Model confidence (mean pLDDT): 83 of 100. A computed fold for a 72-nucleotide RNA from Penicillium occitanis (nom. inval.), annotated as transfer RNA. The RNAcentral record of the sequence draws on Rfam.

RNA sequence: GGCUGGGUGGCGCAAUGGCAGCGCGUCACUUUCCGGUGGUGAAGGUUGCGUGUUCGAGUCACGCCUCAGUCG
Numbered sequence: 001g002g003c004u005g006g007g008u009g010g011c012g013c014a015a016u017g018g019c020a021g022c023g024c025g026u027c028a029c030u031u032u033c034c035g036g037u038g039g040u041g042a043a044g045g046u047u048g049c050g051u052g053u054u055c056g057a058g059u060c061a062c063g064c065c066u067c068a069g070u071c072g
Stems, first nucleotide, its partner, number of pairs: 001071007010024004018055001026042005048064005
């Protein structure tokens, strides 16, 4: 340098072009003598950056950044 795949809450991952969800974690309440477990609820995301297509983009197109693999 070419090609392929990935980048989404703190972490691990979902999401057919149509309200971005799940698990763990965190916080509050509850349960308990206390802690843990269990129960209920809440907070937490410019979906890597930019441009375009579209009524509408996490999803499609192009450029860039970054990580991994592969070829030379």